[in-house]
RNA sequence: UGGGGUGUCGCCAAGUGGAAAGGCAGUGGAUUUUGGUUCCGCCAUUCAAAGGUUCGAAUCCUUUCACCCCAG
Numbered sequence: 001u002g003g004g005g006u007g008u009c010g011c012c013a014a015g016u017g018g019a020a021a022g023g024c025a026g027u028g029g030a031u032u033u034u035g036g037u038u039c040c041g042c043c044a045u046u047c048a049a050a051g052g053u054u055c056g057a058a059u060c061c062u063u064u065c066a067c068c069c070c071a072g
Stems, first nucleotide, its partner, number of pairs: 001071007010024003018055001026042005048064005
C1' cells in the first nucleotide's frame, strides 16, 4: 500500500428494515441466624464515528476510526 474480516450494556453474545433476546456481573427486595443457594424486579431512547437512502436503519449505501488475518 492492496484485499478480507470484526466492532451491539462492565464482560460474553443473539438480532440482516417495524426499533435490541439471553447469560455472567452489578443493584433493590423476598427467603436464610449469617454467608451461599433459590425466587421477584431494575439494568444499551449515541448498536465504533459522521453523512446518505427510507414513512421507518443495529440492519442497506458512502466515507472515516480501532483491532485481527492474508498478499506485497
Record summary: The RNA shown here (transfer RNA) has 72 nucleotides and comes from Glaucocystis sp. BBH. The sequence is in RNAcentral, with records from ENA. Its Rfam family is "tRNA". By type it is a transfer RNA. The coordinates come from a structure-prediction model, not an experiment, and the mean pLDDT is 81. The organism belongs to Glaucocystis, within Eukaryota.